[in-house]
Molecule: transfer RNA
Organism: Candidatus Uhrbacteria bacterium
RNA sequence: GCGCUGGUAGCUCAGUGGUAGAGCAAAGGCCUUUUAAGCCUGUGGUCGUGGGUUCGAUCCCCACUCGGCGCA
Numbered sequence: 001g002c003g004c005u006g007g008u009a010g011c012u013c014a015g016u017g018g019u020a021g022a023g024c025a026a027a028g029g030c031c032u033u034u035u036a037a038g039c040c041u042g043u044g045g046u047c048g049u050g051g052g053u054u055c056g057a058u059c060c061c062c063a064c065u066c067g068g069c070g071c072a
Base pairs, nucleotide, nucleotide: 001071002070003069004068005067006066007065010024011023012022013021018055027041028040029039030038048064049063050062051061052060
């Protein structure tokens, strides 16, 4: 330099065009003499950045950026 792949909650990941979810963690509550375990609740996101297409973009297109793999 070229190709492929990934970037979504604190972490691990879903989500193939109609206003984004799960598990774990953290927080509050119940239970318990207390802790742990168990149960319940709801919080938490400029979806890597900037453009484009579309009535509407996490999703499609382009560029850039960061990580991984391969070729040279």